[in-house]
Context: one part of a larger RNA
C1' cells in the first nucleotide's frame, strides 16, 4: 500500500462497482427450453358463425372459422447459465502443421426433383394396476418409413498422361465399371427438398519451447518399445488384435508422493523480482457416486436413456419416483456473504414466412458503509474576552474560545407541492418514392418503456434534518490534574504499575482521521 474479507463503536446522502472464499453438505416450494396448424390425422377446451329445441335466454348439435389440449413429424434441446472435484497432462500459454480430417443452420455456384407401397401415434373398443404406467383389438395421414427410376465435376475400382512438392504423395486432364438422391406446403407471393463444389464458422489431431513441491522418492516400463497384418475411427496413431523382435524412459530427475484448474489479468514493488488467479474475458473439467452407450452435424448429454452403488420419499407391500455445482429460498457447516422481486421495454439466443411465443441469458428493481467517487452536517460578523468546566505559584490569572449567546446571509441536502425525460429504433401498420415490376432500398405519419411519476426542473419555509472513532512514554503527530499503588490493569517493539505515573482507570485539554475509525487475518 492492498483485500470477495470479518469484528468492535458510531452512522445523514448520492453514483458506481462487488456480495458463500467454509460442506463438489443435503435440499421443501416456484420459474431456469421451447416453437412451428404456412409438414401431418385432427378437435379436448375458448371464442364467433351457423342451425334445432323452445320456456325468448337457456339448452343441444356443427371443424364452417379464429384459433388448438394430447399425438405424429422438423428444428432447437451440444447454446446460454452453473461449479472448481479431478487433472502436473499437449490441460493451458505460445508458436506451427493437418499431403491424417469433420462441420447442421448461413452465404456463392451449377444440376435435379420422375413413379410406386406398407406401416405407425392420435381417434374408437375391449383390459391390467393403488399408483407410475401398460395389453390387446380395429382404423387413419405426413416434410414420419421404405422400394423403384434418373445420374455426375460424387463415391469405390481399373487405367493413359501433365503438373508440383520435404517424405509419405498431391492436383490437374482423360477411358471403362459398379454404385448412390429427392417433399411437399400455399392465402400464388413465396418457402422449403436433393447432390456435388466453393466459402464462413466451430470442433479434431500432430508437434517445438515454457507450466509448482519433495531424492528422508533412484531406478522405472509386457500393449511396455518398434515392426508386419487386420479391425476400428470424421481422421493419424498400440487406439484395438494376432503375431514377431527387444526394446523405451531416467541424475538435463524417470518413477513415486504432495499440492493444484491453466492463462488474460489482479496486488506490490523504481525496477528485477515476489504474491495471487474474487468479479469481466478466452481455454479445460464436471453434473448424487461410478459405468455405458443411443439419437444426432455436433454429446459419451447439467434440467435426455440404461446399469450399479449410497441416500431421500411415495405404496393398497405387489412395486414405483428423484438429483438446485441454474435463479430465488431452506436447513447444516461459519468469523462471514443478499430477494420464494418487476419485465421481455433494450441488447442476444430458439423456433416461426410472419405476427407472434419462449428466455431467473439479459436489463432493471430490493438488501449490505463491503469498496471506491463525490456532497453534506452551515457562512459572516461578533470579546463584557460573559457563565459552567479544567488547572495555577490562586483577592488573581491561564485555558475551554469566536466557541457561545446576539445579528445578518444562504438553502446544497432533507421535507412539501407541481412538471417530467433520454434510452426507441427497428418489426409491423398505412401512404409515397426508386428500378430490373416483384422486389429489395429510401422517405413521411402512426405503434412499442420493467425501470419509473425514477433521473432531472421549479416553487415554499426554515439552520432548520445530520459527527464519530482511535490515539496523546520513546517509534509517532498530541500534557496536566484525580484515582490506584507490582494491585487493577496496558503493551505492535522496547517496556510501564511496588504512594507525587505524561505509559493503568477518569476528566479537562491536545493529535490524527472522518460517515467512518480502530483491531484482527492475509500478501507486498
Nucleotide at each position: 500500500g492492498a483485500u470477495g474479507a470479518a469484528c468492535g463503536c458510531u452512522a445523514g446522502c448520492g453514483g458506481c462497482a462487488g456480495g458463500c472464499u467454509u460442506a463438489a453438505c443435503a435440499c421443501a416450494u416456484g420459474c431456469a427450453a421451447g416453437u412451428c396448424g404456412a409438414g401431418g390425422g385432427g378437435u379436448a377446451a375458448c371464442g364467433u358463425g351457423a342451425g334445432u329445441g323452445c320456456u325468448u335466454g337457456c339448452a343441444c348439435u356443427u371443424g364452417a372459422c379464429g384459433a388448438c389440449g394430447a399425438c405424429c413429424g422438423g428444428c432447437g434441446a451440444a447454446c446460454g447459465g452453473g461449479u472448481g472435484c479431478g487433472u502436473a497432462a499437449c490441460g493451458c500459454g505460445u508458436a506451427u502443421a493437418g499431403a491424417a480430417u469433420c462441420u447442421a443452420c448461413c452465404u456463392u455456384g451449377u444440376a435435379c426433383a420422375g413413379g410406386a407401397g406398407g406401416a405407425u401415434a392420435g381417434c374408437c373398443c375391449a383390459g391390467a394396476g393403488a399408483a407410475a404406467u401398460u395389453u390387446g383389438g380395429a382404423u387413419u395421414a405426413a416434410u414420419a418409413c421404405u422400394c423403384c427410376a434418373u445420374a455426375a465435376u460424387g463415391u469405390u475400382a481399373u487405367u493413359u498422361g501433365a503438373u508440383g512438392g520435404c517424405a509419405u504423395c498431391a492436383u490437374u486432364a482423360g477411358g471403362u465399371a459398379a454404385u448412390u438422391a429427392a417433399a411437399g406446403a400455399u392465402u400464388u407471393a413465396u418457402u422449403g427438398g436433393u447432390a456435388c463444389a466453393a466459402g464462413a464458422u466451430g470442433a479434431c489431431u500432430a508437434u517445438g519451447c515454457g507450466u509448482c513441491c519433495u531424492a528422508u522418492u533412484a531406478g522405472c516400463u509386457a500393449g511396455a518399445u518398434g515392426g508386419u497384418a487386420a479391425g476400428g475411427u470424421a481422421a493419424c496413431g498400440g487406439c484395438u488384435u494376432a503375431c514377431c523382435a527387444u526394446g523405451g524412459c531416467a541424475a538435463c530427475g524417470a518413477u513415486a508422493g504432495g499440492u493444484a484448474g491453466g492463462g488474460g489479468g489482479u496486488c506490490u514493488g523504481a525496477g528485477a523480482g515476489g504474491a495471487u488467479u474474487a468479479u469481466c474475458c478466452c481455454c479445460c473439467a464436471c453434473a448424487c457416486u461410478g459405468g455405458u452407450a443411443c439419437u444426432g452435424a455436433g454429446a459419451c448429454a447439467c434440467g435426455g436413456a440404461c446399469c450399479a452403488g449410497a441416500c431421500u420419499c411415495c405404496u393398497a407391500c405387489g412395486g414405483g419416483a428423484g438429483g438446485c455445482a441454474g435463479c430465488a429460498g431452506u436447513g447444516a457447516g461459519g468469523a462471514a456473504u443478499a430477494u420464494u422481486g418487476g419485465a421481455c421495454a433494450a441488447u442476444g439466443g430458439g423456433c416461426g414466412a410472419g405476427a407472434g411465443c419462449c428466455u431467473g441469458a439479459u436489463c432493471c428493481a430490493g438488501c449490505c458503509a463491503u469498496g471506491c467517487c463525490g456532497c453534506g452536517u452551515g457562512c459572516a460578523g461578533g470579546a463584557a474576552g460573559a457563565c459552567u468546566g479544567c488547572c495555577c505559584u490562586a483577592u488573581g490569572g491561564g485555558u475551554u474560545g469566536u466557541a457561545a449567546a446576539c445579528u445578518g446571509c444562504u438553502u446544497u441536502u432533507a421535507u412539501a407541492c407541481a412538471g417530467g425525460a433520454a434510452g426507441a429504433a427497428a418489426c409491423c401498420u398505412a401512404c409515397u418514392u426508386a428500378c430490373g415490376u416483384g422486389u429489395a432500398a429510401a422517405g413521411u405519419a402512426g405503434c412499442u418503456g420493467a425501470c419509473g411519476g425514477u433521473a432531472c426542473u421549479g416553487u415554499a419555509a426554515g439552520a432548520a434534518u445530520a459527527a464519530g472513532c482511535a490515539c496523546c512514554g520513546g517509534c509517532u503527530a498530541a500534557c496536566u490534574c484525580c484515582g490506584u499503588g507490582c494491585c487493577a490493569g496496558c503493551a505492535g517493539c522496547c517496556g510501564c504499575g511496588g504512594u507525587a505515573a505524561u505509559a493503568c482507570g477518569g476528566a479537562g485539554g491536545g493529535u490524527g482521521c472522518a460517515a467512518g475509525c480502530g483491531u484482527u487475518a492475509u500478501c507486498c
Molecule: small-subunit ribosomal RNA, 5' domain
Organism: uncultured bacterium